[in-house]
RNA sequence: GAAGUUGGUUGGAUGGUCGCUGGGGUUUUUGUCUCAGAGGAAAGUCCGGGCUCCACAGGGCAAAGUGCUAGCUAACGGCUAGGUAUGGCAACAUAACGGAAAGUGCUGCAGAGAUUAGACUACCCAUUUGAUGGGAAAAGGUGAGAAGGUGCGGUAAGAGCGCACCGCGCGGGAGGCAACAACCGUGGCAAGGCAAACCCCACUUGGAGCAAGCUCAAAUAGGCUGCCAUUGGUGUGGCUCGCACAAGGUAGCGGGUAGAGUGCUAAAGUAUUUUGGUAACAAAAUGCGUAGAUGAAUGACCAUCAUGAUUUUUAUCAAACAGAACCCGGCUUACAGACUGACUUCACCC
Numbered sequence: 001g002a003a004g005u006u007g008g009u010u011g012g013a014u015g016g017u018c019g020c021u022g023g024g025g026u027u028u029u030u031g032u033c034u035c036a037g038a039g040g041a042a043a044g045u046c047c048g049g050g051c052u053c054c055a056c057a058g059g060g061c062a063a064a065g066u067g068c069u070a071g072c073u074a075a076c077g078g079c080u081a082g083g084u085a086u087g088g089c090a091a092c093a094u095a096a097c098g099g100a101a102a103g104u105g106c107u108g109c110a111g112a113g114a115u116u117a118g119a120c121u122a123c124c125c126a127u128u129u130g131a132u133g134g135g136a137a138a139a140g141g142u143g144a145g146a147a148g149g150u151g152c153g154g155u156a157a158g159a160g161c162g163c164a165c166c167g168c169g170c171g172g173g174a175g176g177c178a179a180c181a182a183c184c185g186u187g188g189c190a191a192g193g194c195a196a197a198c199c200c201c202a203c204u205u206g207g208a209g210c211a212a213g214c215u216c217a218a219a220u221a222g223g224c225u226g227c228c229a230u231u232g233g234u235g236u237g238g239c240u241c242g243c244a245c246a247a248g249g250u251a252g253c254g255g256g257u258a259g260a261g262u263g264c265u266a267a268a269g270u271a272u273u274u275u276g277g278u279a280a281c282a283a284a285a286u287g288c289g290u291a292g293a294u295g296a297a298u299g300a301c302c303a304u305c306a307u308g309a310u311u312u313u314u315a316u317c318a319a320a321c322a323g324a325a326c327c328c329g330g331c332u333u334a335c336a337g338a339c340u341g342a343c344u345u346c347a348c349c350c
Stems, first nucleotide, its partner, number of pairs: 001346010012305007020037007039321001043332002046330005051209004058241004063205005068082005083097001084095004098200002103198002105194003120140002123135004148166006167189001168187005175180001213262004223253006230247001233245003269288008307318004
């Protein structure tokens, strides 16, 4: 200097005028003063919870979710660290990362044959000169994959047939909390792939949801019909056992009302420092306390400064993704510009 990998911050500021929402003070009232007012993702609704109700009842089965190990957390499918596999020269990235010898199933086309499977072209022997019989699967071909790979010996020609190395199975195993694993021994030995196929194994799991719920107000038709009925019915996913309750339950038709308040914001919140830990994070101390709308609030104008681009200068132009609705912790996706940390590789100079 170039090319990459992986993090962090920001994504306009100040002043004035008018206007909007909430809180507080003041005023008999009108009014007036002051403080605050949409994000890093508020998006997606993909996970996990807090909270509310069923409800002071539980158990089993089915079902669903996750799937290496150890930690963190309220919890998670998240985060941190490590392991294995794959990709990359590397920094790093990704993983739907338990089991294929419990069973069942699938594996197209091509090819002779796709798993206790095979003879198309070539090879060797016999023989009636090649019809036939026998041997073999080493060469070639098909294919993602063809009865481990390379080399040497051996053979009629061959083959783990034998040997060496690699691979694979089995046994041991330094080190490590563990997942794993250097290394050693042994066996000519091997059972393709798919579980994001059914399945098996381990762990976890009530349901519904702020339109949850609570209070006040209003209104009627306490209506009509069908079915079930104690061996029955109802009780917040299904089935079942149990428990509780009541004179009902359930399906449909028809009629009336629907306004206000609360839930609604102090949060598993956040900042700094110290200690512990590789880290995620935990504890302690000291501070801060931050929208609460309900057809839906934070907007408009002016000036100055700051950022970027162009331009001789003046100056001109531009400025991303995008708006809370009970509240949090994550993940995923979108993002113009600006600033910045660490690491890898290559080239050159000293």